[in-house]
RNA sequence: UUCUUAUCGAGAAAGGUGGAGGGACUGGCCCGCUGAAGCCUUAGCAGCAGACGUUGAUUUGUACUGUGCUAAUUCCAGAAGCAUUUUUGCUUGAAGAUAAGAA
Numbered sequence: 001u002u003c004u005u006a007u008c009g010a011g012a013a014a015g016g017u018g019g020a021g022g023g024a025c026u027g028g029c030c031c032g033c034u035g036a037a038g039c040c041u042u043a044g045c046a047g048c049a050g051a052c053g054u055u056g057a058u059u060u061g062u063a064c065u066g067u068g069c070u071a072a073u074u075c076c077a078g079a080a081g082c083a084u085u086u087u088u089g090c091u092u093g094a095a096g097a098u099a100a101g102a103a
Stems, first nucleotide, its partner, number of pairs: 001103008013042005021031003025078004043070003047067004051062003074095001079092005
């Protein structure tokens, strides 16, 4: 990097450094000099896999290990369809993210 499977309406931030961007992409809409990204430290959350314990169980607990995450539903939409007061609502998908497995 690609493929397969699962999940994405819950949850959880302070400090230092840095100095203008960030929210994947495009459009919208937001966040940002009352300090963006990146990096570091500490803290936290508990999704997936593991470990250990527990259960009749595929139950359930622990943040111990690996990984992930800590503005807004994946911030909303993007393609198709249904309904509609013509502007909105809903469903499925695509894309993306994360984990596990495989190549």